A computed fold for a 1515-nucleotide RNA from an uncultured Gammaproteobacteria bacterium, annotated as small-subunit ribosomal RNA.
RNA sequence: AGAGUUUGAUCAUGGCUCAGAUUGAACGCUGGCGGCAGGCCUAACACAUGCAAGUCGAGCGGAAACGAUGGUAGCUUGCUACCAGGCGUCGAGCGGCGGACGGGUGAGUAAUGCCUGGGAAACUGCCCGGUAGUGGGGGAUAACCAUUGGAAACGAUGGCUAAUACCGCAUGUUUUGCUCUUUCUUCGGAGAGGGUAACAAAGUGGGGGCUCUUCGGACCUCACGCUAUCGGAUGUGCCCAGGUGGGAUUAGCUGGUUGGUGAGGUAAAGGCUCACCAAGGCAACGAUCCCUAGCUGGUCUGAGAGGAUGAUCAGCCACACUGGGACUGAGACACGGCCCAGACUCCUACGGGAGGCAGCAGUGGGGAAUAUUGGACAAUGGGCGCAAGCCUGAUCCAGCCAUGCCGCGUGUGUGAAGAAGGCCUUCGGGUUGUAAAGCACUUUCAGAGGGGAGGAAAGCCGGUGAGUUAACAGCUGACUGGUGUGACGUUACCCUCAGAAGAAGGACCGGCUAACUCCGUGCCAGCAGCCGCGGUAAUACGGAGGGUCCGAGCGUUAAUCGGAAUUACUGGGCGUAAAGCGCAUGCAGGCGGUUGCGUAAGUCAGAUGUGAAAGCCCGGGGCUCAACCCCGGAAUAGCAUUUGAAACUGCGUAACUAGAGUCUGGUAGAGGGGGGUAGAAUUUCAGGUGUAGCGGUGAAAUGCGUAGAGAUCUGAAGGAAUACCAGUGGCGAAGGCGGCCCCCUGGACCGAGACUGACGCUCAGAUGCGAAAGCGUGGGGAGCAAACAGGAUUAGAUACCCUGGUAGUCCACGCCGUAAACGCUGUCAACUCGUAGUCUGUGGCUUCGGCCGUGGGUUACCAAGCUAACGCGAUAAGUUGACCGCCUGGGGAGUACGGCCGCAAGGUUAAAACUCAAAUGAAUUGACGGGGGCCCGCACAAGCGGUGGAGCAUGUGGUUUAAUUCGAAGCAACGCGAAGAACCUUACCAUCCCUUGACAUCCAGAGAAGUUACCAGAGAUGGUUUCGUGCCUUCGGGAACUCUGAGACAGGUGCUGCAUGGCUGUCGUCAGCUCGUGUUGUGAAAUGUUGGGUUAAGUCCCGCAACGAGCGCAACCCUUAUCCUCAGUUGCCAGCACUUCGGGUGGGAACUCUGUGGAGACUGCCGGUGACAAACCGGAGGAAGGUGGGGACGACGUCAAGUCAUCAUGGCCCUUACGGGAUGGGCUACACACGUGCUACAAUGGUACGUACAGAGGGAAGCCAGCGCGCGAGCGUGAGCGGAUCCCAAAAAGCGUAUCGUAGUCCGGAUCGGAGUCUGCAACUCGACUCCGUGAAGUCGGAAUCGCUAGUAAUCGUGGAUCAGAAUGCCACGGUGAAUACGUUCCCGGGCCUUGUACACACCGCCCGUCACACCAUGGGAGUGGGCUGCAAAAGAAGUGGGUAGUUUAACCUUCGGGAGGACGCUCACCACUUUGUGGUUCAUGACUGGGGUGAAGUCGUAACAAGGUAAAUC
Repeated sequence: AGAGUUUGAUCAUGGCUCAGAUUGAACGCUGGCGGCAGGCCUAACACAUGCAAGUCGAGCGGAAACGAUGGUAGCUUGCUACCAGGCGUCGAGCGGCGGACGGGUGAGUAAUGCCUGGGAAACUGCCCGGUAGUGGGGGAUAACCAUUGGAAACGAUGGCUAAUACCGCAUGUUUUGCUCUUUCUUCGGAGAGGGUAACAAAGUGGGGGCUCUUCGGACCUCACGCUAUCGGAUGUGCCCAGGUGGGAUUAGCUGGUUGGUGAGGUAAAGGCUCACCAAGGCAACGAUCCCUAGCUGGUCUGAGAGGAUGAUCAGCCACACUGGGACUGAGACACGGCCCAGACUCCUACGGGAGGCAGCAGUGGGGAAUAUUGGACAAUGGGCGCAAGCCUGAUCCAGCCAUGCCGCGUGUGUGAAGAAGGCCUUCGGGUUGUAAAGCACUUUCAGAGGGGAGGAAAGCCGGUGAGUUAACAGCUGACUGGUGUGACGUUACCCUCAGAAGAAGGACCGGCUAACUCCGUGCCAGCAGCCGCGGUAAUACGGAGGGUCCGAGCGUUAAUCGGAAUUACUGGGCGUAAAGCGCAUGCAGGCGGUUGCGUAAGUCAGAUGUGAAAGCCCGGGGCUCAACCCCGGAAUAGCAUUUGAAACUGCGUAACUAGAGUCUGGUAGAGGGGGGUAGAAUUUCAGGUGUAGCGGUGAAAUGCGUAGAGAUCUGAAGGAAUACCAGUGGCGAAGGCGGCCCCCUGGACCGAGACUGACGCUCAGAUGCGAAAGCGUGGGGAGCAAACAGGAUUAGAUACCCUGGUAGUCCACGCCGUAAACGCUGUCAACUCGUAGUCUGUGGCUUCGGCCGUGGGUUACCAAGCUAACGCGAUAAGUUGACCGCCUGGGGAGUACGGCCGCAAGGUUAAAACUCAAAUGAAUUGACGGGGGCCCGCACAAGCGGUGGAGCAUGUGGUUUAAUUCGAAGCAACGCGAAGAACCUUACCAUCCCUUGACAUCCAGAGAAGUUACCAGAGAUGGUUUCGUGCCUUCGGGAACUCUGAGACAGGUGCUGCAUGGCUGUCGUCAGCUCGUGUUGUGAAAUGUUGGGUUAAGUCCCGCAACGAGCGCAACCCUUAUCCUCAGUUGCCAGCACUUCGGGUGGGAACUCUGUGGAGACUGCCGGUGACAAACCGGAGGAAGGUGGGGACGACGUCAAGUCAUCAUGGCCCUUACGGGAUGGGCUACACACGUGCUACAAUGGUACGUACAGAGGGAAGCCAGCGCGCGAGCGUGAGCGGAUCCCAAAAAGCGUAUCGUAGUCCGGAUCGGAGUCUGCAACUCGACUCCGUGAAGUCGGAAUCGCUAGUAAUCGUGGAUCAGAAUGCCACGGUGAAUACGUUCCCGGGCCUUGUACACACCGCCCGUCACACCAUGGGAGUGGGCUGCAAAAGAAGUGGGUAGUUUAACCUUCGGGAGGACGCUCACCACUUUGUGGUUCAUGACUGGGGUGAAGUCGUAACAAGGUAAAUC
C1' cells in the first nucleotide's frame, strides 16, 4: 500500500466482498510448564446455609460463662461442692464512639447528573494550632428481684440501683437578639468600647513527698477525656457559563408558571414555601414531547482528523425487594437502622409474627457464556481502645478456567543402503527424506531427594541519657541489648539423581491468498467470505499422499474501527452515471467596494493558575528475559486570569465613486391587459343549374345519395384560427407570445452629462406567477376530437385504418400547481487566443460602392484548458469568489403511515421490512434490423424441361416384430455409409455349442504338417480310422506348423464424435482474413483494409499517417480447341504397284490418329472514353480475345456440423461373456406419410421392315467370334484375344417406306396365372431374365416447388466399378441439339460502407404485464389485549408541620391551689399505595383485504430494445 466482482472487451460511476488490528467473548478440534492479569455483558430474577461491624471494664451498676490462686468440707488423692468479684477476665444491660467509611450494582437519570472553568450566602465529628475554663447540686432509669400475658416474636405491672446517661444553678474576655457611643467606609458594611436578656462542662486511670482523713480517700502531678471560642486542614451543601445522544412523520410549551414586595423556612442564596401585585418566561442557535443512555480519566481503531466504546483500575453520581416517609446524628432521608403501604417467601397453637446477597462464597433460574459454600489478619488500610488487643469475605494469598498477554519446552549432532512402508508414475523413476532406524551427546521443564532467602516494620522485657514534674514515680519520644510475630508455603531460588526419557496440534492448498496430485462421487452428496465449484477425467465436494501458514494453540461465529476519499473539516460531487427547486420577488441568515482615525470582540504573542492519580510516550531501575512492576521526565491542541500587538475580520466615526441606482434625449420588439375591426377557409341553412353516384382505403365496408347527394352558382348564419411575410428572426423571469387599428401598461438597450453615495449579492421559511389536461358556476359550440357506436384488419383486435360522434377545445369568474416545466446545465461578479454570420443601437471617414470603430442580444466553428468519454469552449462544462438547492448501490418507492393543501382528481413532505450483486454512463468490436447506400450470384425476371397427381423402383419416418442391427436429421439426413443383405456379408433375433479362446507374444510337455474313410448330429462338433514321419544343424539343438496344460493376456461393430487424431460436409471458388513497424486514443481499439475510379477478384490505379508483408484471388498443373517437330505398329493410305476388292498385300511417312516435346493469346496493336492512370468500349489480325471452354486446387474461421461402425486412440464397461463358433430367421414386414428416381399418359408418337454415323471403356475361374439347337432367355460346340490386332459390340435417336387416326387406343405397361432359362451348396421367405396369357392406374397433374445461360438445357443410346447372380442407382462416354436474359423494383444467399441497438449463447436474441401455484415481509381492517402518559376527580397509611376542647406528666418555679414545659389523643394541610372518568401515544394480535418481493423448464398475449414492424417517452 491494495485486491476480487457489472462487460465479448474498455474506461468511468457505483455498491457488495476480502486481506489488518482488537475483544470481559462463545463454539469446534487439540492441549506440557511457568509468570502476570482477567472472569454473570443475560433475570436491578428469586434466594437455603455460613460469614461480611464492631469495640471500649482506663464511663457505669455488676458477675451468666471460662480460667488461675488461696481456704473449708467430702472422700473413689485428684475429683466434687462451697467460700473470697479478691484476681485474670466477661455474657446480657446502661453509656460513648463507630454502623453516612470500606464493599456491591448501573435499574433510574439527556440533566436536580457528569466534564472543564469560575463563584458566594454556608456547615464541618475525629485531626492540627491558639486562648480560656472544667465549680457546685438534683431527680430518675435499665440491668437485677417478684408477680404476670403470649405458641412465638415480644411484653405488662410493682420494687431496688449506677454513671463520662439526664436536668437545674454559678462563672463566662466569647456567641446570639435588642440597644447606646465612637472611628473608617467602596454606603453593602467593618472595627473598638459600653448596657441588657439568654446559653457551658465529666470524669477516669497511673504515680506520689509534705498536710488532713470517716482510712474509702481528700490533695498534688501526669496522661486521656470534657466545655466555650478564634483560626487551619479535610469533607460536604449551593450557584453560574460552556460542553455532554437520536427523532421536526414531535412546533409551539408554561400557572408557582416569570418577576417584584413582605413573611416563613434552611447550615446556607433562592418561588424553596406562602400572601399580595404585575403578566411575564422558554422556543427554528430546536422549546415541549417521544426513544435510547449512568458520566469521566480512559479503552479499541486510525497516518491523522475522526469513528466506536465506557469490563477490569481510578474520580463523580444514582440505587439497595417496589413505592412513600421521617427519626437519630458532625454527616443519612441510611445496603447488613426505624415506620407505613404493596408484591413475594417463611414460621404459627390461626390470635399473630419474621425476612430482604446489586457484600464474600454458594443455590435455583435465565443464557452461547463467566470460578471456591478455601486460608489468614503475616503485610497494607479501616473501626474501637491509654495500650496489649479485638473486629475486618476491605485486603493479602491460595483454588478453578489456554479467557488474554508474555516466556520456556517437547531434544542436539551425526547418519544414503537415499531402508521398509505410503503416495504418484511417462514404469525409467520421483517424493515422503537426514526424515526414521543406527551411532554419539545434552537434561531446560515436568518427576524424586536435600538445602533455602525476602516480604518483619512493630509489639514486649531490660539498659542509657533527655523532656515533663516537687520528684530518681509514672508517662513521652530517641539510642541500644534481648525476646519475638508469615496465611501464602512442600514459597522464589540453589544443589544432587535418573533417563530421550512424560510433552503437537489446528486450519488451509480454484482466484483474491502462501500451498497439487491420485482415488471416490456424477447438478447427487456436498462446498461457499465474494466471484463461484459439482451434470463421468472436479488442483473448488469426500478420502488419501504431499505441501503451506500458525503453533499450546488453531479455526469458526459475533462485535468495533480500518481499508471506505462509500457523508468527503482534513477530503467528493450534481449536461448524459444518483443529484439544479418550473420561474421570480424577498424578511431572517451568510457574504460584501475605496481611504483615514478610534476600539480590541475575533486573531496573534508572552506569563500565571488549572488540566487528580493511573494509563499512552521518553529515560532509568527491579523480577535470569519478557509480559509485569517501581522511579523520574515529558505531554495533556482545552478552560480561566493577566500583559501586550493592531496587519486582517468585526464594531464606531469621518469621507470617496469604479458596484448599485435616479434624471434627460432617443431606439427595436408576436412583452402584458382591454376594446374594436378585416379577409381567406371549413361547416350548416335557403335557393338555382344538374344527374348518379359521392366518400373512403393497402383493398374495402360502415356512411351520404333518385325524398336529387357529390359537383357548380348565388345569398345568409355562426364559431374558431390568423396562410404568404416567417428567419438556429424578435420580446418576456419562466410558462409563453403571431392578421390590422385604438387605449392603458411593464421591461431592455444606446448617447451625453448631472445627481445619490455601498443604498449591494444570495436567500431557509414566506409570497406571487406558472403549458396541457382536469374541476365548479354561467355562456358559447364552426372545425377538431378522449369516451362511445359502427365498418374493416386479425387467430383474437376492447388498437393502429375508415365513417360518425359527446365531454373538452373558445369566453367570463374561481380552483388545481403539475410536465422530457430541458440548455436534462441555480443566481450574481471577475478574468482568459481567434474566425464567420445574424438582430438592434451609436460614432468617424468616404471616391456614396462602402470602410474603420464602439455597445447590447443571438448563432456556428475552433485554441488553451476541462471532461470517464461524448463533448463544452467569453452565452464555459475553462480559471476563481459569494450564497442557496440537491445526491450517496439497484429494486421495494416517489409507495405506505402521519401531517399540510385541495370540491374532487390528486399534490407536497416522506420511510421501513424484505430482496439482489449488481443497477448505470460513455465509447469499442461484432452480430442483427419488416434502417439507408453501392455491388454480385440461374437470386428474381425472360425462357426450356421437370417434381408435386398415376403405377413401379429405391431411401426414410412411423407402425409391427423374437429381430425387423447400427449410423446420417433444414439447406449441408432421406438411389446417404451400401461400387450391389438368398447363405456369407451381418454387426440383429431364436436355438445349440466353446472358454487362454477364431487372432498375437511368452512358458512347459507331446506331436511333422497334413491326409483317407465311416458313424452321430441341423451344423458347429464329437467318436473311430487310413496314409504320412519332412527342413536346417557345429548333433547340443533350432525354425515353421499341430495338439494338450497353466497364467500373463487375447477379444468386444460395447459406451462416450460433448475427451480426441485423421478424414469429410457447409458457408464458398464467396473475396476476403491477418501481421510487423509507425501513428492516433487513458483504454477496448483504430489506422493500414476507409475514400475516388475499376475489376470475376483486397484485380489494378490514384489519393491518404501510414509504410511494408503473409494466407487467400490470379498464375504455375491436367484436359480440350490450332499449328509445328520427332516417332510410325496392331493405327493411317495422298501418290505408286498387286489384289480374292477387305489397307488385304508390297510400299509409303504425306494425311487422320496415337505418344513425346514445342509454338500460340500478352489488352501485344489501332481508334475512342477515362484523370496524361488503372481500365472499359469498338476494331484489325488470329484456330482461339480479353481469366478461350472444362477440371484439380477451398484463406482466417463458423456450425461442441458428421464419423469411436473404415482406421487410430484417452477414459469407462464385459471377461464360461457385451468374447468365439454353428443352423435357421431377420435387415426384403405394411394401415400410412415424405424424399429421390424410372415408365407413361401418346401422332414431334406407337408398331413393322430397311438403312447410316460415335466416343470412352472392359476382358483369363474372363470377353467369347463363327457354327448348330431353342419363339426366346439360353444351351451345345468352338477359333481368336491378357488386347490401337480378338471379343463384348447391335450404337440409339436419325433417315426411308408402310400402318395405326385421337380411342383408355396397335397408347401405357402395373398386377396376376402358367411355362421356362441362368447364376449359385441353395432362388420358399428373398434373385435376374425369357415366352404365352392377363392388361390396373394414368388423358399432362392443387397449393407449392426444382434444374438449367451453350455444345448448355432437353433428348438418344453406349461403357464401367461393385459383382457367382442380382441397377430405374452411381460414375463415365459420345450422338442430335434449342429458347431466353428488358433489367435489378421484389424473393433468397453473399460482399463493402454507413446508421440504430436495452443483442454478445449475438433476433431461433432480449424482454413486459395479467392470471395460476408456493413462500416471505409489509399496509388497511369491525375490533381485541397490554405498556407508558396527560387532564379532572376520589382516596388517604406512616410521617412531618400547624391547631387543640380531652387524657396524662420525675427534675424547674410556686402563694403548694397550681404553673411552665413535655407526652398521648383528636383535628387541619401536604402526601405513597389504590380507584373512577376521559384523552394521547406505542407494542402485539385480527376474519377479510391491497399492492410488493422471491421462486430451471405453467397459461395468455407481444408492450419495449432495429423505423421493434403505430418512433419512443413525460404529465
Rfam family: Bacterial small subunit ribosomal RNA.